[in-house]
RNA sequence: AUCACGGGAGAGAUCGGGGGCUGUGACAGGCCCUCGGCGCCGAAGGAGCAACCGCCCCGGAAACUCUCAGGCACACGGACCGUGAU
Numbered sequence: 001a002u003c004a005c006g007g008g009a010g011a012g013a014u015c016g017g018g019g020g021c022u023g024u025g026a027c028a029g030g031c032c033c034u035c036g037g038c039g040c041c042g043a044a045g046g047a048g049c050a051a052c053c054g055c056c057c058c059g060g061a062a063a064c065u066c067u068c069a070g071g072c073a074c075a076c077g078g079a080c081c082g083u084g085a086u
Base pairs, nucleotide, nucleotide: 001086002085003084004083005082006081007080012038014037015036016035017034018033019032020031021030022029039072040071041070045068046066047065048064052060053059054058
């Protein structure tokens, strides 16, 4: 470094438009997708400052900061931690 297993936070289940499924005599309602708006989160990634570090005047650099990306029921994802294997 890679793989497997386990743990793993935060923030609207928000408003409006369109479409699909379900439902109905027709509506309403429920669910999903997508676009836009406002609000929010930081622990994929990215960027910035710089504590700090090193083979030291040149480099590497955060869990800090930003929020481009990503995310805001569940699920998925998820820095990081533990165990095992290569």
Record summary: This is a predicted structure of an 86-nucleotide RNA (Glycine riboswitch aptamer) from uncultured Allopontixanthobacter sp. Lineage of the source: Bacteria > Pseudomonadati > Sphingomonadales > Erythrobacteraceae > Allopontixanthobacter. The prediction has a mean pLDDT of 81. Of the family's consensus pairs, 90% are formed in the model. The RNAcentral record of the sequence draws on MGnify.